[in-house]
RNA sequence: AUACAGGAGAGGGGAGAGCGUCAGGGCCUCGACAGGCCGCCGACCACCGAAGGAGCAACCGCCCGGGAAACUCUCAGGUACACGUACUCUCUCACUGUG
Numbered sequence: 001a002u003a004c005a006g007g008a009g010a011g012g013g014g015a016g017a018g019c020g021u022c023a024g025g026g027c028c029u030c031g032a033c034a035g036g037c038c039g040c041c042g043a044c045c046a047c048c049g050a051a052g053g054a055g056c057a058a059c060c061g062c063c064c065g066g067g068a069a070a071c072u073c074u075c076a077g078g079u080a081c082a083c084g085u086a087c088u089c090u091c092u093c094a095c096u097g098u099g
Base pairs, nucleotide, nucleotide: 002099003098004097005096006095007093008092009091010090011089012088013087018045020044021043022042024040025038026037027036028035029034046079047078048077052075053073054072055071059066060065
């Protein structure tokens, strides 16, 4: 200096599943009853899997164990819109490793 892999940053793409019910609180309309809204709070049930987390096959080891995921679980997270999401693409850095 360069190639690959990883890491960091920026930008793009990016699914799924109740705008659920009850009660409270706030706001608006109203003389009042009452009605509407809330990405607020609590409870209950249903559902999703692509933040994170956990589990396991083959295989290795030898009986302790190691061991992957987009599979499984659903603790966490999420279920109109918004935000976000694994993953993926481009650019940048020269941070790490190998050649």
Predicted 3D model of a 99-nucleotide RNA (Glycine riboswitch aptamer) from an uncultured Alphaproteobacteria bacterium. The model forms 90% of the base pairs in the Rfam consensus. It matches the Rfam family "Glycine riboswitch aptamer". About the family: This family represents the bacterial glycine riboswitch. Glycine riboswitches usually consist of two metabolite-binding aptamers domains with similar structures in tandem. The aptamers cooperatively bind glycine to regulate the expression of downstream genes. In Bacillus subtilis, this riboswitch is found upstream of the gcvT operon which controls glycine degradation.